[in-house]
Model confidence (mean pLDDT): 81 of 100. A computed fold for an 85-nucleotide RNA from Halalkalibacter nanhaiisediminis, annotated as c-di-GMP-I riboswitch aptamer.
């Protein structure tokens, strides 16, 4: 400065599920709680992909259509700590 598999150290995050508030809903945020995670850090107009479907639209009135809304613990793109070569 590069490139990383394994042991180690100091550690860090926090899924389901409960409560409470936001929201149309997906899901968000606090607390509790840990399934797990070497990037489970960040990034939603740089990209794939998923969810939801109000307002709005068609409609045979059963439905459909649609993101401007959401997920990064999907895949992805930036960025780092530690130990060893």
């Nucleotide at each position: 400065a590069a490139a990383g598999a394994a042991a180690a150290a100091c550690g860090g995050c926090a899924a389901a599920c409960u409560u409470a508030u936001u929201g149309a809903a997906a899901a968000a945020u606090a607390a509790g709680g840990a399934c797990g995670c070497a990037a489970a850090g960040c990034u939603a107009u740089a990209g794939g992909g998923a969810c939801u479907a109000a307002u709005g639209g068609a409609a045979u009135c059963a439905u459909c259509c649609g993101a401007u809304g959401u997920c990064a613990g999907c895949c992805a793109g930036c960025u780092g700590c530690c130990u060893u070569u």
Rfam family: c-di-GMP-I riboswitch aptamer. Its family is annotated with cyclic-di-GMP binding in the Gene Ontology. The sequence is in RNAcentral, with records from Rfam. The source organism's lineage runs through Bacteria, Bacillota, Bacilli, Caryophanales and Halalkalibacter.